[in-house]
Context: one part of a larger RNA
Molecule: small-subunit ribosomal RNA, central domain
Organism: uncultured bacterium
This record gives sequence, structure tokens and C1' cells, in this order.
RNA sequence: UUGGGUUUAAAGGGUGCGUAGGCUGCGGGUCAAGUCAGCGGUGAAAUCCCGGGGCUCAACCCCGGCGAGCCGUUGAAACUGGCCUGCUUGAGAGGGGGCGAGGCACGCGGAAUGCGCGGUGUAGCGGUGAAAUGCAUAGAUAUCGCGCAGAACUCCGAUUGCGAAGGCAGCGUGCCGGCCCUGGUCUGACGCUGAGGCACGAAAGCGUGGGGAUCGAACAGGAUUAGAUACCCUGGUAGUCCACGCAGUAAACGAUGAAUACUUGGUGUGUGUCCGGUUAGGGAUGCGCGCCGGAGCGAAAGCGUUAAGUAUUCCACCUGGGGAGUACGCCGGCAACGGUGAAACUC
Repeated sequence: UUGGGUUUAAAGGGUGCGUAGGCUGCGGGUCAAGUCAGCGGUGAAAUCCCGGGGCUCAACCCCGGCGAGCCGUUGAAACUGGCCUGCUUGAGAGGGGGCGAGGCACGCGGAAUGCGCGGUGUAGCGGUGAAAUGCAUAGAUAUCGCGCAGAACUCCGAUUGCGAAGGCAGCGUGCCGGCCCUGGUCUGACGCUGAGGCACGAAAGCGUGGGGAUCGAACAGGAUUAGAUACCCUGGUAGUCCACGCAGUAAACGAUGAAUACUUGGUGUGUGUCCGGUUAGGGAUGCGCGCCGGAGCGAAAGCGUUAAGUAUUCCACCUGGGGAGUACGCCGGCAACGGUGAAACUC
């Protein structure tokens, strides 16, 4: 490289939008670039290959033939392609209806926690396997009242829902996005994928400013222990929260890229539409989320109309283990570090 692969053996990019590129629905016409056919030119000789012949055979030698490709020419028009034209089923727009913890901003609420002040009240509280550090007669813990602060939203709650992913949960309002159903008014292939690129991207982390109730890396103390730089306990700084900016990673997982079509079923659930019925329960048809299983697939586990089945298109990635996601270089970053990413050597 070819081939073969990518749920779990190495391998799907964290996710989206989209540039180039690749691929692209149904019908008619035309051109003839690709494609196909005929003929011609070229394809040196020798060699190789095929057929035949000559040295008794062979090696060796001789004769003939084939030849991809390229060029020219004459045609063909199914397919690919160019141009013209039409279509509506793909895609989109518009009308009607529906759904949701989808996003952003603002406002409001109660419980709990901690703290402050005051009342009641007295000797303990707290914590553990047991303790101790700690708190408490300067009145703690407990309890009641008032107040302040920050953070998170019990129940509902679910194999629920929404979002491209990360993710999203008290209540209300505003703004914005999405999906689904219905009907079939409009556009008429406007599509799919997507190297680069751009944007988004949990937690931790960084910068500036704020905030700081709780929890809590580091740290301190108390225990445990042979030791205990831990597990347990008492404290506690950064952080956890907000605004703006950076960072760009993850078991970013369904460890399963996106799109389209096709291929027996059963059962549950979320949300629409239509029909029937009237003691809720039925039937039909969409979209989504689960479970169980058929064919088929699979090394098996298992997957199984939400495929890991059958096919097509496009992208990404893998090629023995270690060395190593390291070194060097380059790019990015305030830094931390991220991206790209080897080799020697060794088994």
C1' cells in the first nucleotide's frame, strides 16, 4: 500500500454549523467529455508469452503471432457528465393545533443551615468502634421570638420529559430556540455528508472585581497504628456562588459518526390526530422513550424496525506490547497545560 476492520479485542472526532470536495429524486430533449464498438497510426530490435520449425534432445537458434497504453477517424447513446425543459414524492416555506427541568434576563417564595440580638433555662454539648482534640458557668447544647446572609430547591419524580452535545428541576413574567401532529396553499431537488474553518463545550483550573451560609483540596490538631504524610473525628484556606474574560479537557459513554431506504412480532410508556362508544377500558394512524424476543448478524457476551440485520453515500479513525500520548519541532495559552506527534532500544 492493498485488504480487513472500529459496542467490549487496536480503532467513531466531545458536539454542532458549514467552505472546498465527494455523492445526489422522477420524466422529456439535446451534445457526445467520460463510456462502448469498428478501422487506421504508433507500440524499434533483442527479451518475455503463444503457435510452428532447425541443430539426435535440451540449452541455443530461426519464422510467425499477440499486445495494454497513447493518437487519429467513423459510429452508438443505455449509464456518468454538460446544457435546455418539465414534475412533486426528497428538502424547505406558509396555515391550523400541541408538547417539554430547551436557552437568556428580571422578579418572588418557603424549609433548612450558619450567624447576630433578646427571652426561658442549667451543666453539660458534640463526636466515635471506643475516645480525644473542640465548644460550654464570660451561661453553651436545648427551646421560643425577632433579624441578617449565602447557597440549594424536599414532596411531585418516573426505565418521565427537553436539548446537537456538554447539560437542564421551587414559582411567575418577558424575550429567543426546537420538535411533533394536521391539512396539502406555495417554491420546485433548493438535498446528504463534510478535510480545513468557525462556534458551543461537565468538573477542576487561571485573570480582574464582587460574594462567602454550607461543604471543603491544602493545612493544623485529636485518634487509630509497628508507622499512618491515610481511612475516622474537631477545625479550616483556596475553591464551591455571581459578573466579565481565558482555558478546551473527561469512562465528553449507548465505550456504538451522520444521512436515506428496506426487513416477522409482543408488551409498556410520553405526546399528537382521526373514528367508535358512554361504567374508565376499544380501534386506526404519526413522532419519541423503554423492555422481551424472530430472521439475520456476532468470537462470544449479546444486538435485534432506536440493529451490532440488509444495502448505498460521505467523514473520522485502527494496523503487536512497552518506550509514549513521552521527546523534538511547530501552533495555541497569562500560566497550568492543550493540539499535532516520533525514534532508538526492548519483549